[in-house]
RNA sequence: CGGGAUGUGGCGCAGCUUGGUAGCGCACUUCGCUUGGGACGAAGGGGUCGCACGUUCAAAUCGUGUCAUCCCGA
Numbered sequence: 001c002g003g004g005a006u007g008u009g010g011c012g013c014a015g016c017u018u019g020g021u022a023g024c025g026c027a028c029u030u031c032g033c034u035u036g037g038g039a040c041g042a043a044g045g046g047g048u049c050g051c052a053c054g055u056u057c058a059a060a061u062c063g064u065g066u067c068a069u070c071c072c073g074a
Stems, first nucleotide, its partner, number of pairs: 001073007010026004020057001028044005050066005
C1' cells in the first nucleotide's frame, strides 16, 4: 500500500440476506422468600447500533467516506 472480517446497554451475542416499535442471556437496582447469604420468583432501569454524509415517507439494515481491532497478500 491492496483485499477481507468484525464493531449493537456493563459483558457476550441475535437482528442486516428481504429497510417498518432495538431484542436475548448474564450482570445491575428494588421487592418477595431466608436468621443472614446464595439459589429461586416478581418488577424495573440502562442503547442516538464505531463515526460522518447520502438515498428513502422511514436506515442497526442500502450507498460512499472514515476510525479501531484482527486476518491475508505485497
Record summary: A computed fold for a 74-nucleotide RNA from an uncultured bacterium, annotated as transfer RNA. Rfam family: tRNA. The family's RNA type in Rfam is transfer RNA.